[in-house]
RNA sequence: GCCCCUGUAGUAUAGCCUGGACAGUACAUAGGAUUGCGGAUCCUAAGCCCCGGGUUCAAAUCCCGGCAGGGGCA
Numbered sequence: 001g002c003c004c005c006u007g008u009a010g011u012a013u014a015g016c017c018u019g020g021a022c023a024g025u026a027c028a029u030a031g032g033a034u035u036g037c038g039g040a041u042c043c044u045a046a047g048c049c050c051c052g053g054g055u056u057c058a059a060a061u062c063c064c065g066g067c068a069g070g071g072g073c074a
Base pairs, nucleotide, nucleotide: 001073002072003071004070005069006068007067010027011026012025013024020057029045030044031043032042033041050066051065052064053063054062
């Protein structure tokens, strides 16, 4: 230098190919119930699509560029 893969809450991960209603789940966090106090259990809540642009009525998903990580070739 060229090519390929990956990037989603604090952590891990589904959804992407085949666009559609509040982006799901587990753990963690906060509040509540329960308890003599805790733990466990149950309920509720907050929080996320790497960045920018394009296409579209509508983008996590499709297209382009960039950034970061990993791999291959030279």
Molecule: transfer RNA
Organism: Nanobdellota archaeon